[in-house]
This is a predicted structure of a 461-nucleotide part of an RNA (small-subunit ribosomal RNA, 3' major domain) from an uncultured bacterium. The coordinates come from a structure-prediction model, not an experiment, and the mean pLDDT is 86. Its Rfam family is "Bacterial small subunit ribosomal RNA".
Context: one part of a larger RNA
RNA sequence: UGACGGGGGCCCGCACAAGCAGCGGAGCGUGUGGUUUAAUUCGACGCAACGCGCAAAACCUUACCAGGGCUUGACAUCCCCGGAACCUGGCAGAAGUGCUGGGGUGCCCGCAAGGGAGCCGGGAGACAGGUGUUGCAUGGCUGUCGUCAGCUCGUGUCGUGAGAUGUUGGGUUAAGUCCCGCAACGAGCGCAACCCCCGUGGUCAGUUACAUGGUUGUCUGACCAGACUGCCGGAAGCAAACCGGAGGAAGGCGGGGAUGAUGUCAAGUCAGCAUGGCCCUUACGCCCUGGGCUACACACACGCUACAAUGGCCGAGACAAUGGGUUGCCAAGCAGUGAUGCGGAGCCAAUCCCCCAAACUCGGUCUCAGUUCAGAUCGUGGGCUGGAACUCGCCCACGUGAAGACGGAGUUGCUAGUAACCGCCGGUCAGCAAUACGGCGGUGAAUAUGUUCCCGGGCCU
Numbered sequence: 001u002g003a004c005g006g007g008g009g010c011c012c013g014c015a016c017a018a019g020c021a022g023c024g025g026a027g028c029g030u031g032u033g034g035u036u037u038a039a040u041u042c043g044a045c046g047c048a049a050c051g052c053g054c055a056a057a058a059c060c061u062u063a064c065c066a067g068g069g070c071u072u073g074a075c076a077u078c079c080c081c082g083g084a085a086c087c088u089g090g091c092a093g094a095a096g097u098g099c100u101g102g103g104g105u106g107c108c109c110g111c112a113a114g115g116g117a118g119c120c121g122g123g124a125g126a127c128a129g130g131u132g133u134u135g136c137a138u139g140g141c142u143g144u145c146g147u148c149a150g151c152u153c154g155u156g157u158c159g160u161g162a163g164a165u166g167u168u169g170g171g172u173u174a175a176g177u178c179c180c181g182c183a184a185c186g187a188g189c190g191c192a193a194c195c196c197c198c199g200u201g202g203u204c205a206g207u208u209a210c211a212u213g214g215u216u217g218u219c220u221g222a223c224c225a226g227a228c229u230g231c232c233g234g235a236a237g238c239a240a241a242c243c244g245g246a247g248g249a250a251g252g253c254g255g256g257g258a259u260g261a262u263g264u265c266a267a268g269u270c271a272g273c274a275u276g277g278c279c280c281u282u283a284c285g286c287c288c289u290g291g292g293c294u295a296c297a298c299a300c301a302c303g304c305u306a307c308a309a310u311g312g313c314c315g316a317g318a319c320a321a322u323g324g325g326u327u328g329c330c331a332a333g334c335a336g337u338g339a340u341g342c343g344g345a346g347c348c349a350a351u352c353c354c355c356c357a358a359a360c361u362c363g364g365u366c367u368c369a370g371u372u373c374a375g376a377u378c379g380u381g382g383g384c385u386g387g388a389a390c391u392c393g394c395c396c397a398c399g400u401g402a403a404g405a406c407g408g409a410g411u412u413g414c415u416a417g418u419a420a421c422c423g424c425c426g427g428u429c430a431g432c433a434a435u436a437c438g439g440c441g442g443u444g445a446a447u448a449u450g451u452u453c454c455c456g457g458g459c460c461u
Base pairs, nucleotide, nucleotide: 007461008460009459010458011457012456013455015451016450019414020413021412022411023410026305027304028303029302030301031300032299033298034296035295042053043052064291065290066289067288068287069286070285073127077126078125079123080122081121082120083119086103087102088101089100090099091098092097107116108115109114129280130279132278133277134276138274139273140269141268142267143265145263150189151188152187153186154185155184156165157164158163169180170179171178195257196256197255198254200225201224202223203222204221205220206219211216228251231245232244233243234242307407311366312365313364314363315362316361317360323354324353325352328347329346333342334341335340373404378399379398380397381396382395383394384393420443421442422441423440424439425438426437
């Protein structure tokens, strides 16, 4: 000087408390450990690994395993030879590939011969290649403390010096925010503001939007205004600020986002990429077929669905927003119980389509039961994508109907349009194991006396 203390003082945070909904019990989904396996590729491991890298593992992906193959190689540059590109068959084979036919020559220079550029095949060697190793050699990027309020510098002063001071103190704030004081005076990175979205109004413009037929309203979207403790009162050194009030769509940071200081964890990543060293080089490289990553006595993590009557089922009726669409979205109509098929209108989309939102409301039924709850599992039949659904896809119909009666110790999230409940959209994507992830709207609470205690953090000592 820091760090630490079951030392002290002060102060914050869904940290506790108050409250609401959960998890931990069941079934299933996903991830992980373990075990198994020829292989179950690899990484991530308290918070900060475990619906994480994976915003899509049937082949591909794929890095793993078995088998069949290649050796200048799937890819790059250089040299030589030949043809040139390209299109299309046949045979063998699981494919890669091997053997063997047919058609067919273009561009630039040049009269021609020939040469050149791109491309294909063969050959030689320099070389390629490596998701092999080291994140304790690295760059870059990221997580975390933490959106916490801190971290420093110049000059001066003090101290032999390390260093201190400033940055401490009294108030105040979300804040090292601001005020006052002070051997300090200033400054920088952070805070705040400047940026984006939402909430109010205005101006202008407007199609494809819209009540309707434009002077207007809704909407769309560009600009502007508006909020600054500006005004009033209170109490405060009459400072900063605080409390109350008025006006206002909105107050005292209006709500949300983006934005993450100096640093910490030899944190994570050599498998996104880049890269030093080391290692392999007829193989640790490369191609292919099949398998595996989907295994299953178990254990954990995150979720979904339930255990029902503020509920289930049936019928009727109402109201969104974000998004996506031309190898695409797909309307009307028809067939089918349905998945879906036929069909073909419109739309490169404020025009057309995805697209009937659901919870909700009204009526009916069930009457507390393992049930008209719950839907796992299994059987049969069918639909779709794809070259191909056996390992290992999704969907539909019928049948089957398991555990489950609200969950031990413990533990999570959330302070308002929040939690909870309800559906909708998107990326990835042929299809989909999405209950995930990212968004969107609809309905819409309870509680906070308070800071003793648990956890984390800040300042002084």